[in-house]
Predicted 3D model of a 102-nucleotide RNA (Purine riboswitch aptamer) from Planifilum fulgidum. Rfam family: Purine riboswitch aptamer. Rfam's curators write: Riboswitches are metabolite binding domains within certain messenger RNAs that serve as precision sensors for their corresponding targets. Allosteric rearrangement of mRNA structure is mediated by ligand binding, and this results in modulation of gene expression. A class of riboswitches that selectively recognises guanine and becomes saturated at concentrations as low as 5 nM. In Bacillus subtilis, this mRNA motif is located on at least five separate transcriptional units that together encode 17 genes that are mostly involved in purine transport and purine nucleotide biosynthesis. It has also been shown that some members of this family are specific for adenine instead. Hence this family are termed purine riboswitches. The organism belongs to Planifilum, within Bacteria. The sequence is in RNAcentral, with records from Rfam. Model confidence (mean pLDDT): 79 of 100.
């Protein structure tokens, strides 16, 4: 310096896969075009837009609001995706210590 065998509690380091939490991005948002309900109702279905961005673009729920019409409107709660920060946890090696061999 390499190669093998034993030991391996506690500690460190490496690698995976997990989950947890932060940021950034996007406001789960905005515009249209078909269809549908009608106050016990307010939905479906497409396309387009918006991220240094893939994907997603909905779900519940209070409130008003429309006097039967075609059109909703505010707020409360939830994530998922991309990337990149920290953190745990598990497995495996490896560090360590022992003998050996070359």
């Nucleotide at each position: 310096u390499g190669g093998g065998g034993g030991u391996g509690a506690c500690g460190g380091g490496a690698u995976u896969u997990u989950u947890c939490u932060c940021a950034u991005a996007u406001a789960u948002g905005c515009u249209c075009g078909g269809g549908a309900a009608u106050a016990g109702g307010g939905c479906c279905c497409g396309a387009g837009u918006g991220u240094c961005u893939c994907u997603a673009c909905c779900c519940g729920g209070a409130a008003a609001c429309c006097g039967u019409a075609a059109a909703u409107u505010u707020c409360c709660g939830g994530a998922c995706u991309a990337u990149g920060g920290g953190a745990a946890a598990a497995a495996u090696c490896c560090u360590c210590c022992u003998u050996u061999c070359g």